RNAcentral holds the sequence, with entries from MGnify. A computed fold for a 64-nucleotide RNA from a marine eukaryotic metagenome, annotated as transfer RNA. Its mean pLDDT, the model's own confidence on a scale to 100, is 80. It matches the Rfam family "tRNA". The family's RNA type in Rfam is transfer RNA. From the family's description: Transfer RNA (tRNA) molecules are approximately 80 nucleotides in length.
């Protein structure tokens, strides 16, 4: 220094936590692919504090 969705990332105090890529459908197409169109996935590593209010600030662990 980083750890956040199956994978690559953003979000650096306020809100149902999102992009991008995979995947599932479905539309197209003789099959597939592409392309459109829709959905699915995340106790934000774990614990403890501080704040109305924490993914975010402090702090022990743990992983790299």
């Nucleotide at each position: 220094c980083c750890g956040u969705a199956g994978c690559u990332c953003a979000g650096u105090g306020g809100a149902u936590a999102g992009a991008g890529c995979u995947u599932c459908g479905g539309u197209c197409u003789u099959c597939g692919g592409a392309a459109c169109c829709g959905a699915g996935a995340g106790u934000c590593g774990c614990g403890g504090g501080u704040u109305c209010g924490a993914a975010u600030c402090c702090u022990g662990c743990c992983g790299g």